[in-house]
Molecule: transfer RNA
Organism: Thermoplasmata archaeon HGW-Thermoplasmata-2
């Protein structure tokens, strides 16, 4: 320099162009206990790395750009 996979709440992650982005850990209210810890029942947190393009619509296509991994020279 070249090729090729990946980026999604704080963490891992799931998600054929079409309903309000999925689950789990965690955090945080309640409720349970003399407390704690399980355990129930909710709540909060995502501009889906960035920018453009395409479509009636894009987390999803497609082009560039940053990052990270892996080969190659």
């Nucleotide at each position: 320099g070249g090729g090729c996979u990946c980026c999604u709440g704080g963490u891992c992650u799931a998600g054929c162009g079409g309903u309000u982005a999925u689950g789990a850990c965690g955090u945080u209210u309640g409720c349970c206990u003399c407390a704690c810890a399980c355990g129930c029942a909710g709540a909060a947190g995502g501009u889906c790395g960035c920018c453009a393009g395409u479509u009636c619509a894009a987390a999803u296509c497609u082009g560039g750009c940053u990052g990270a991994g892996c080969c190659c020279a």